[in-house]
Predicted 3D model of a 76-nucleotide RNA (transfer RNA) from Porphyromonadaceae bacterium COT-184 OH4590. It matches the Rfam family "tRNA".

RNA sequence: ACGGGAGUAGUUCAGUUGGUAGAACGUCGGUCUCCAAAACCGAAAGUCGUGAGUUCGAGCCUUACCUCCCGUGCCA
Numbered sequence: 001a002c003g004g005g006a007g008u009a010g011u012u013c014a015g016u017u018g019g020u021a022g023a024a025c026g027u028c029g030g031u032c033u034c035c036a037a038a039a040c041c042g043a044a045a046g047u048c049g050u051g052a053g054u055u056c057g058a059g060c061c062u063u064a065c066c067u068c069c070c071g072u073g074c075c076a
Base pairs, nucleotide, nucleotide: 001072002071003070004069005068006067007066010025011024012023013022019056027043028042029041030040031039049065050064051063052062053061
């Protein structure tokens, strides 16, 4: 440099045909317990990588860019 893949909650990941953004784990609070763990109940946590575009409506479509991973190649 080129090609491919990925980016969504703190972490790992779903998200169907474009139509209300979710799960598990973790965190916090409560119940229970002498205390803790476990279990159960509840809560918080999201500019969906960034900008632009299309659309009545975008996590999803188009486009440019950014970051990470893989492959190929070039220079040293």